The RNA shown here (c-di-GMP-I-GGC riboswitch aptamer) has 88 nucleotides.
RNA sequence: ACCGACAAAGGCAAACUUGCCGAAAGGCAAGGACGCAAAUCCAUGGGUCUAAAGCUCCGACGGAGCUAUGAUCGCCAGGCUGCCGAAG
Numbered sequence: 001a002c003c004g005a006c007a008a009a010g011g012c013a014a015a016c017u018u019g020c021c022g023a024a025a026g027g028c029a030a031g032g033a034c035g036c037a038a039a040u041c042c043a044u045g046g047g048u049c050u051a052a053a054g055c056u057c058c059g060a061c062g063g064a065g066c067u068a069u070g071a072u073c074g075c076c077a078g079g080c081u082g083c084c085g086a087a088g
Stems, first nucleotide, its partner, number of pairs: 002088001003085002011036002016031006034074001041079002044077003047072003054066005
């Protein structure tokens, strides 16, 4: 350094519930633990989700379609940083 113990110390926290923010996806806080060795951080590439504004269409009301500039790093890849140390 790779690697990752039925190791030690500690860490994070899915679903769900409540409150707040948001058009939504989703986020934050508290509770709660399904899991996680980078489940730390970064939307850079791909994927996925959403469609307020915009564009198009339906004669109008209203609705439909397209679109990320929105979201997700607990989907994958990449980048940055980092605790511990058995076996190999």